The RNA shown here (SAM riboswitch aptamer (S box leader)) has 160 nucleotides. The model forms 97% of the base pairs in the Rfam consensus. Its mean pLDDT, the model's own confidence on a scale to 100, is 83. Rfam family: SAM riboswitch aptamer (S box leader). Rfam's curators write: The SAM riboswitch is found upstream of a number of genes which code for proteins involved in methionine or cysteine biosynthesis in Gram-positive bacteria. Gene Ontology term of the family: regulation of gene expression.

[in-house]
RNA sequence: AUCUUAUCCAGAGUGGCUGAGGGGCCAGGCCCGACGACGCCACAGCAACCGGUCUGACGACGCGCGUUUCACAACCCGCGUUCCAGAUGCAGGUGCUAACUCCUGCCCGGCAAACGCCCUCCCCGAUCGCGGGGUGCGGUAUGGCCGGGGAAGAUAAGAU
Numbered sequence: 001a002u003c004u005u006a007u008c009c010a011g012a013g014u015g016g017c018u019g020a021g022g023g024g025c026c027a028g029g030c031c032c033g034a035c036g037a038c039g040c041c042a043c044a045g046c047a048a049c050c051g052g053u054c055u056g057a058c059g060a061c062g063c064g065c066g067u068u069u070c071a072c073a074a075c076c077c078g079c080g081u082u083c084c085a086g087a088u089g090c091a092g093g094u095g096c097u098a099a100c101u102c103c104u105g106c107c108c109g110g111c112a113a114a115c116g117c118c119c120u121c122c123c124c125g126a127u128c129g130c131g132g133g134g135u136g137c138g139g140u141a142u143g144g145c146c147g148g149g150g151a152a153g154a155u156a157a158g159a160u
Base pairs, nucleotide, nucleotide: 001160002159003158004157005156006155007154008153013043014042015041016040017039021032022031023030026105027104028103029102044097045096046095049093050092051090052088053087054086055085056084059082060081061080062079063078064077066075067074068073101152106149107148108147109146110145111144116140117139118138119136121134122133123132124131125130
């Protein structure tokens, strides 16, 4: 660097240094920031992906004792390993400590007709092209809200 799998609405900040932008990139939005953000360092903390330790049931495998059998083999019990589940924060390997990965962007589904537009019917006017007003469990979803998926990204574990 690439690929695969899992997770991403929970949780956890103080001090020092620095000094202008920052929230990954693009666009839009919304935030953080001279009351010092971002970043770096120190310490502290959070979580539990990997590792360690402990506990437990079934299964599988192996070993041992015993029983049955001529034998193969089967079974009971015990031990160990593996798998699975749970617990533990452990001088272990990472990660993280504003906002859901800050939100949206692509696809699918659901909800809502206030405004606008279309349609039905009625009334009025007219220069006869139409205009104004009303009517309805009528139609319409750009945008909005909710849900699911995707893309991209981040982190871990593994592989190349």